[in-house]
RNA sequence: GUCCUCGUAGCUCAGUUGGAUAGAGCAUUCGCCUCCUAAGCGAAGGGUCGGAAGUUCAAAUCUUCUCGGGGACG
Numbered sequence: 001g002u003c004c005u006c007g008u009a010g011c012u013c014a015g016u017u018g019g020a021u022a023g024a025g026c027a028u029u030c031g032c033c034u035c036c037u038a039a040g041c042g043a044a045g046g047g048u049c050g051g052a053a054g055u056u057c058a059a060a061u062c063u064u065c066u067c068g069g070g071g072a073c074g
Base pairs, nucleotide, nucleotide: 001073002072003071004070005069006068007067010026011025012024013023019057028044029043030042031041032040050066051065052064053063054062
C1' cells in the first nucleotide's frame, strides 16, 4: 500500500432478503421472600447501534469517506 473481518447498554453478545417501540444474559438499584446473608422471583434505570455524509417514505442493516481492534498478501 491492497484486501478481509469486528465495533450495538458498565461487561459478553443477538438482531444483516431495510419496516411496527432497539433486545437478551450478567452487573447496578429497588421491592418480594428469609431470623440474616446468599440463592430464587418481580420491577426499574442505563443506548442517539464507533464518527460523518449519501440513497430511501423509512437505515443498526445498503453506499462512500473516516477512526480504532484483529488478520491475509506485498
Molecule: transfer RNA
Organism: uncultured Bacilli bacterium